The prediction has a mean pLDDT of 80. Predicted 3D model of a 79-nucleotide RNA (c-di-GMP-I riboswitch aptamer) from Methylicorpusculum sp. It matches the Rfam family "c-di-GMP-I riboswitch aptamer". Rfam describes the family as follows. GEMM was predicted in a large-scale screen for bacterial structured RNA regulatory elements. The organism belongs to Methylicorpusculum, within Bacteria. The model forms 95% of the base pairs in the Rfam consensus. It was read from a public genome assembly, where an Rfam model found it.

Order: sequence, then C1' cells, then structure tokens
RNA sequence: AAGGUAAAAAGCCAAACCCGUCGUGAGACGGGGACGGAAAGCUGCGGGUCUUGUCGAUCAAGAUAGCCGGGUUGCCAUU
Repeated sequence: AAGGUAAAAAGCCAAACCCGUCGUGAGACGGGGACGGAAAGCUGCGGGUCUUGUCGAUCAAGAUAGCCGGGUUGCCAUU
C1' cells in the first nucleotide's frame, strides 16, 4: 500500500415506537428507546420507491444514503 473478514478486544451508529418542534406532504431535527448494521461515516452521480404542483400523461420541484449501485474518507486484529 492492497485485498479479505473466521475469531477476539476496544469502541461506534441507531430501526420500530413514544414525546416535542418544523414542513401542504413524503419526511427531517432534538430527547427517550434498540430492530439491526463492518462503513447503518460522508456524498442525491445512476436507478428504484415516496410526496407536491395535478384527476391523468409529460414536465418541474422535493424526500429517502437503514432500497440497490457508484464515488470518497476511516478504526482494531490477522494474512
């Protein structure tokens, strides 16, 4: 430096749900709480899903990174 992740150790994050706040909404933030996670760190680049304009198509704007992929950064041990 690169690849892999069987075991161990030190740790890390935090689903559903509840409370409060923001938002037309999807949902987000803070607190509690743990379903789970080796990137469940970051990033809306590609796809998917969801919301709004709008009843529908096209189009536009938004949400989801814990839907999949990509990009990028990183910890311990071992080889």